[in-house]
The prediction has a mean pLDDT of 84. The RNA shown here (small-subunit ribosomal RNA) has 1489 nucleotides and comes from an uncultured prokaryote. Its Rfam family is "Bacterial small subunit ribosomal RNA". The sequence is in RNAcentral, with records from ENA.
């Protein structure tokens, strides 16, 4: 400090995720020690059982037992224990400490203040006292009740227990006195004078109220008072969560008066008066929470939280309630009411661990039922000491932090061993072993503190020192695609896992799992979980709103917010300065202690607040006063579809009426519904009606916005433009609230011509609830009232001020003259376009600049503008607006492609114009099917199907079926035999491979003379041979297609953030990115072209086997001669738009029957295939990584299949005839083959053919004969067409034609008469037609591949089909239209909303019941002290009693939560129906209401 993740790819918006700190943390592997902290976040759930508050004999009175010693025979009895124990009166404490966080949104908390509205036991220092009385009671004794807890009665007794009385302070009344205020009534003071008095209360009276005594004879108490300290209590300012789907809320409510009550102020409580008092600056209500110093986290400002520690609250089983004291409404007191627990003898009690352990329960989850009063503190006591689970300490737990330590040093043959390997090596790794050394911590042994300033030490024989043995007892966790440090093999194979976000896994996974190595941390490491941070994703500091979410549709205007210019003054904001405060611990800082650290002590600094004096006065505010430029009046011109009301005009549409006329008229793509002979349509004329106003018109005007268009009059808003005065900030924005508001729609009453949602009907389609068409109600008009939304848009809130210009248009004003132009001004409205700004697009004085003010909005997509609430509305519905659940993305601009039933430009046998096929028929051949033991494999839209196959009887052959072999049919290398080995003949067995015999020929080279070398066989034995077995989606390398389409692309330089762009676009041309021109571009590869073959023209060179004009010659170019000519084949020329003319921009080019030429505009052909598509074919051409089989998925062999056959496609042959068949005549080619070949002349056979064999190794011989031509017949029939299929006999090849080759000869003699939707191919030496050669091959061609003959037709053109290039334009495509995608339906699963209704919570109205309780009344019952005149009072106490109250109860009402048959719509889910709404003009443009 950032980083991953939308996209083919970029910027930007925007969400999600990492990476860091922290934790009272848990969990899952592992765990050797120390120090310091820390330890029930859940059930404020229930608790067994011990302990947590007592203590005072120097306040009182009374008082044992055990034990011990003596004495007794023993019962007993005496000292002693002991004036102790237990107990009671009494005091003081228990209201500290100690826990816990339910509740509380509150003067609870904080922080500041006030209290003249108070209180305060103990403590402190001062002042005064402390006198005489008297009456009871507990314990105890005797006596009753009880199970128990207890308790009831009569008797005795003490005090610092309790009560009069003196004495005092003192409070209250009360009179007299001065003073101020004031009409008076009174109130207030006792300051100042005068008087008086002095203890700081003016004097004086009346009344009522104190006290205690103990002991060791010093003290310790008791009472009064005013002081201080200390705690406290009440009041007050500001500060303190979230909801407005919570907007009104409050009857003691707010205020006064009188009284009451408290320690004190008050509605604290009462009774009367009077109606206040709170709310938008959030009352009320609901929902959460104990506040705080502080923690954590940040760069801060924030956020987050409130665990140990402190500080305050509250609270102690729930509720409620008082006593008792200074102090409670009381954690371990009390009463009463519930619940729950016990114990009961059933009458009745008893109990409150949110004190310290500890138990069940809950839970992911949290400790010892320890020591100790040594320290520190606390209570009591003079004090000894007595309690203290406060604390101190110990104990469990890696839970945290902080230190240590699991060994040092040398050692390489780089050991084994693992793992990898390209097989050589690398790595693990100086690691190990193995020497040499140390002993930290653990262990054993000794010694042994401080904490204690006299005694006292729980911890603790603990910390520390000393000594000792030995490397000896001590290492793991997690990760290794990218963030993110760290790579290999093996397993597995969308299977079993991973994953924090992106994503990994479908057979080569550095993502799973194990290993090997690596890399991080380390007694801990990883997961989980929460918090800050990163996040500037809430933005104060620091964001946004033309198109990403985001400007109300628009005025007016309330509160509120901001506000010109000078001047005084104030001194609230605001600056300085000082005082108080802002507890301690914590952070920081600098020093010290524990060997260091963590920790712990000192001291400073800080606490960024809050109170307060004082000072400043620019600035804002507030007062007081000027001013004119803001605003705003008045005058005078002025433009407009600004509103509104009335009235009016012509054109068309319909309708009606009457003429003229006849048969169709409408309407569409093309029809029909419909209208018409009962007279339409068309046309003439005249009326009736309703809406709506052409031309003019215009990025023109007017209005706030929606909106406003014939004229004309009335009313009347607002705007501009000129002057001059006048008024003096009067302005700007507006939450709320209020008015306006297009269409559609409602609700009354009117109105209806046209048009027209619904709705019929005609077509269209698979369907057509739609698009067309014909009709046609609501509506649209009008009046009146609702409704209030709209892509209400400039998708751009208003207001002001500032920042270059130029081109125009509307409306005024001014100047100049050339009088229709020029200048220049204010307003208004448009274009371009500079700075600027912007994610780009864009915006640019009408801002999307730069600034300033107020107001709305906005915080990831879907769920959803949706649900429940509330508000308006007649309804529709409209406004305010969620969540659970989900997904990493969802957008915006811009770029490149691709794509479009988008343009434009152009080309191609693309169409089109021809020709001739294909699709029908039979036969051939491929494929599919199907079928078989096997019917071997591949190849599947052009671009599989006469394709691999240039040729399967056997072989071939990979496939079946069966024999058989197992180092192997084929290759190395070892050993051991043999010297060969092969060839040949012959036999047995067998299908045959193969075994068994055999006859003949033949007897390896080198040699050091050794079976030593080589070579060959046979046999063994393992290393390995071998695969046509799988992967073409692991691949080489070949090949197909686009496409012979003109394209692909690169350096520099320049725009652009950037993906890209340009360049390569433009204009013109070309077959062509071919070439000019122009241009931020310049140039440069790969393509094109040409260079090469090969045909056509002429020259040369050479003439054999080729030719033969002349000259001989022959049956023959046969030979002699020749080489001129054909012809061969070597090498030249020759064609370049060179020239001429038009044309074009003087270019480049393009046109010309142009000239010449054997050719003319790339001459015809051909090979040659940029960069990339198609995971395009091929692992079965070869080659090759993986895999996989190895007595078999290898190898050998015999048969058989690859030739199958109900079908169906796909290429062909033949043919359907007369342009033809048949017969006959016989001319005229080329390319090419030939020795295990072609084979002539000859002969033979009807014929395939045969015998025989000259002759070529080939321009010399042979194949061979070319056919189609041309004469003759056949006359249009299933034929003299056609030749399938079939029946008989031959005939080649071959070891062999049965399955299953070819070919002949009789004989037979199908379909088939020109093909249906539909489809190929071809532009000239081409199509068509006609034969002839080669490959392959024993043999077999209708098939490929190549020759030549004869040889047309058309082309107008680019508007459709296809395909392809270039620009350009939309896009929601990038797997790129075979694309995306949308909503019903069916199926699982989720969560939710409405729902008869049940079930809880909370809360709240009326009413009733009314425990304790204190208070009011009564108190005829009792009654020690006092008074007494002895009757009795005075005072008390029990009782009743009245309101008030908790708990409960009954009736309703609110709200919230849980369930709920059924039911709604949502979201999610590889491969479910159905349509195709959107994206391209998406095939009806699309969207909003």
């Nucleotide at each position: 400090a950032g980083a991953g993740u939308u996209u083919g790819a970029u910027c930007c918006u925007g969400g999600c995720u990492c990476a860091g700190a922290a934790u009272c943390a848990a969990c899952g592997c592992u765990g050797g020690c120390g120090g310091c902290g820390u330890g029930c976040c859940u059930a404020a759930c229930a608790c067994a059982u011990g302990c947590a508050a007592g203590u005072c004999g120097a306040a009182c009175g009374a008082g044992a037992a055990a034990g011990g010693g003596g004495a007794g025979c023993a019962a007993u009895c005496c000292c002693u224990g002991a004036g102790u124990a237990a107990a009671g009166u009494g005091g003081c404490g228990a209201c500290c400490g100690g826990g816990u966080g339910a509740g509380u949104a509150a003067c609870a908390c904080g922080u500041g203040g006030g209290u003249a509205a108070c209180c305060u036991g103990c403590c402190c220092g001062g002042a005064a006292g402390u006198g005489g009385g008297g009456a009871a009671u507990a314990c105890c004794u005797c006596g009753g009740g009880g199970a128990a807890a207890c308790u009831c009665g009569a008797g005795c007794u003490a005090a610092u227990a309790c009560c009069g009385c003196a004495u005092g302070a003192c409070a209250u009344c009360u009179u007299c006195g001065g003073g101020a205020c004031g009409a008076a009534a009174g109130u207030c003071c006792u300051g100042a004078c005068g008087c008086g008095a002095u203890a700081u209360u003016g004097g004086g009276g009346a009344g009522g109220c104190a006290a205690a005594g103990a002991u060791u004879u010093a003290u310790c108490g008791c009472c009064u008072u005013g002081g201080g300290a200390u705690c406290g209590g009440c009041c007050c300012g500001c500060g303190u969560c979230g909801g407005a789907u919570u907007a009104g809320g409050u009857a003691g409510u707010u205020g006064g008066u009188g009284g009451g009550g408290u320690a004190a102020u008050g509605g604290c409580c009462u009774a009367c008066c009077a109606a206040g008092g709170c709310g938008a600056c959030g009352a009320c209500c609901c929902g959460u929470a104990g506040c705080u110093g502080g923690u954590c986290u940040g760069a801060g400002a924030g956020g987050a939280c409130g665990a140990u520690c402190a500080g305050c609250c509250a609270c102690a089983c729930u509720g409620g309630g008082a006593c008792u004291g200074a102090g409670a409404c009381a954690c371990g007191g009390c009463c009463c009411a519930g619940a729950c627990u016990c114990c009961u003898a059933c009458g009745g009690g008893a109990g409150g661990c949110a004190g310290c352990a500890g138990u069940g329960g809950g839970g992911a989850a949290u400790c010892u039922u320890g020591g100790a009063c040594a320290a520190u503190g606390g209570g009591g006591g003079c004090a000894a000491c007595c309690c203290u689970g406060a604390u101190c300490c110990a104990g469990c737990c890696a839970u945290g932090c902080c230190g240590c330590g699991u060994g040092a040093g040398c050692g390489a043959u780089g050991a084994a061993g693992g793992c990898c390997u390209u097989a050589g090596g690398g790595u693990u790794g100086u690691a190990a072993a193995g020497c040499u050394c140390u002993u930290u911590c653990a262990c054993c042994g000794g010694u042994g503190a401080a904490g204690a300033u006299a005694a006292u030490g729980a911890c603790g024989g603990u910390a520390g020192c000393c000594g000792g043995a030995g490397a000896a007892g001590a290492a793991g966790c997690c990760c290794c695609g990218g963030c993110u440090a760290a790579c290999u093999c093996c397993g597995u194979g969308c299977c079993a896992g991973c994953a924090g976000c992106c994503g990994c896994g479908g057979u080569a996974a550095u993502a799973c799992g194990g290993a090997g190595g690596g890399g991080g941390c380390u007694a801990g490491c990883g997961u989980u979980g929460u918090u800050c941070g990163g996040a500037a994703u809430u933005a104060c500091u620091g964001g946004g709103c033309g198109u990403a979410a985001a400007g109300c549709g628009c005025g007016c205007g309330u509160a509120g917010g901001c506000g010109g210019a000078u001047u005084g003054u104030u001194a609230a904001g605001u600056c300085g300065g000082g005082g108080g405060u802002g507890a301690a611990a914590u952070c920081c800082c600098g020093g010290g202690g524990c060997u260091c650290a963590a920790c712990c002590c000192c001291g400073g600094a800080a606490c960024u607040g809050c109170c307060u004096c004082c000072g400043a006065u620019a600035c804002u505010g507030g007062c007081a006063a000027u001013c004119u430029u803001g605003a705003g009046u008045u005058c005078g011109a002025g433009a407009g579809a600004g509103g509104u009301g009335a009235g009016u005009g012509g054109a068309a549409u319909u309708c009606c009426g009457a003429g003229u006329g006849u048969a169709g008229a409408g309407g569409u793509g093309a029809a029909a519904u419909u209208c018409g002979u009962a007279g339409a349509u068309a046309u003439u004329c005249g009326g009736a009606g309703g809406a709506a106003c052409a031309c003019c018109a215009g990025u023109g005007g007017c209005g706030a916005a929606g909106g406003c268009g014939g004229c004309u009059c009335a009313c009347u808003g607002g705007c501009u433009c000129g002057a001059u005065a006048c008024u003096g900030a009067c302005g700007c924005u507006g939450a709320g609230g209020u008015g306006c508001g297009a269409a559609a729609g409602c609700g009354u009453g009117g109105g209806g011509a046209g048009c027209a949602a619904a709705c019929a009907g005609g077509a269209u389609u698979a369907g057509a609830u739609a698009c067309c068409c014909u009709g046609g109600u609501a509506g649209u008009c009008c009046a009146c009232g609702c409704c209030g939304u709209a892509a209400a848009c400039u998708a751009u809130g208003a207001g002001u001020g500032c920042u270059a210009g130029u081109c125009g248009u509307c409306g005024g004003g001014c100047g100049g003259c050339a009088u229709g132009c020029c200048g220049u001004u204010c307003g208004a409205u448009g274009g371009c376009g500079c700075a600027g700004u912007u994610a780009a697009c864009g915006c640019a004085u009408u801002a999307a600049g730069c600034a300033u003010c107020c107001c709305g909005c906005c915080u990831g997509g879907g769920g959803a503008g949706u649900a429940c609430g509330g508000u308006c509305g007649c309804a529709a519905g409209a406004u305010u607006a969620a969540a659970a659940c989900u997904c990493a993305a969802a957008g915006g601009a811009a770029u490149u492609g691709a794509c479009g039933g988008g343009g434009g430009c152009c080309c191609g046998c693309a169409c089109a114009a021809g020709c001739g096929g294909u699709g029908g028929a039979g036969c051939a051949u491929g494929u599919g099917g199907u079928u078989u033991a096997a019917u071997u494999c591949g190849a599947c839209g052009c671009a599989a199907c006469g394709c691999g196959c240039a040729g399967a009887a056997c072989c071939u052959u990979a496939c079946c079926a069966g024999c058989c072999c197992u180092u192997g049919a084929c290759a190395u290398c070892c050993c051991g035999a043999u010297c060969g080995c092969g060839g040949u003949u012959a036999c047995c067995a067998g299908a045959g491979a193969u075994g068994g015999u055999u006859u003949c020929c033949u007897u390896c080279a080198g040699u050091u003379a050794g079976g030593c070398u080589g070579g060959a066989u046979c046999g063994g034995u393992g290393a390995c041979a071998g695969g046509u077995g799988c992967u073409g989606c692991a691949u080489g390398g070949c090949u197909g297609u686009c496409g012979u389409c003109a394209g692909c692309u690169c350096g520099u330089g320049u725009c652009g953030u950037g993906a890209g762009a340009u360049g390569u676009u433009g204009g013109g041309u070309u077959a062509a990115g071919u070439c000019c021109c122009g241009c931020a571009a310049c140039g440069a590869g790969c393509g094109c072209a040409a260079c090469c073959c090969u045909c056509g023209c002429c020259c040369u060179u050479a003439g054999u086997u080729g030719c033969c004009a002349g000259c001989a010659u022959u049956u023959a170019g046969u030979u002699g001669g020749g080489c001129a000519c054909u012809c061969u084949a070597g090498g030249g020329g020759g064609a370049c738009u060179g020239c001429c003319g038009g044309u074009g921009a003087u270019a480049a080019g393009c046109c010309g029957u142009g000239a010449g030429g054997a050719a003319g505009g790339u001459g015809g052909g051909g090979a040659c295939g940029a960069g990339g598509u198609c995971a395009a074919g091929u692992c079965a051409u070869c080659a090759u990584g993986g895999c996989c089989c190895u007595u078999a998925u290898g190898a050998c062999c015999u048969g058989g299949g690859c030739u199958a056959c109900a079908c169906a496609c796909g290429u062909g042959c033949u043919a359907c005839a007369a342009u033809g068949g048949c017969g006959g005549u016989g001319a005229c080619a080329a390319u090419g083959g030939g020795c295990a070949g072609c084979g002539a002349u000859g002969g033979u056979g009807c014929g395939a053919g045969c015998c025989g064999g000259a002759g070529c190794u080939a321009a010399u011989c042979u194949c061979a004969a070319a056919a189609a031509a041309c004469c003759g017949u056949c006359u249009c029939a299933g034929u003299u067409c056609g030749g399938a299929u079939u029946g008989c006999a031959c005939u080649c090849u071959g070891c062999a034609a049965c399955u299953c080759g070819g070919g002949u000869g009789c004989a037979u003699g199908a379909a088939g008469u020109c093909g249906g939707a539909a489809u190929c191919g071809c532009u000239a030496g081409u199509a068509a037609u006609c034969g002839u050669g080669g490959a392959u091959c024993a043999g077999c061609a209708u098939g490929c591949c190549a020759c030549g003959g004869u040889g047309a037709a058309u082309a107008c053109g680019u508007u459709c089909c296809c395909g392809g290039g270039c620009c350009u334009u939309g896009u929601a495509c990038a797997c790129c239209c075979c694309g995306c995608c949308c909503g019903u339906c069916a199926c699982a699963c989720c969560a939710u909303g409405g729902g008869a209704g049940u079930u809880g919570g909370c809360u709240u109205u009326a009413c009733c019941c009314g425990a304790a309780g204190g208070u009011g009344g009564u108190g005829c019952g009792c009654u020690a002290a006092c008074c007494u005149g002895a009757a009795g009072g005075a005072g008390g106490c029990a009782g009743c009693u009245g309101a008030c109250c908790a708990c409960g109860g009954u009736a309703g009402g609110g709200u919230u939560a849980g369930c709920g048959a059924c039911u709604g719509g949502g979201g999610u889910g590889a491969a479910g129906u159905c349509g195709u709404a959107a994206c391209a003009a998406g095939g009806u443009a699309g969207c909003c209401g």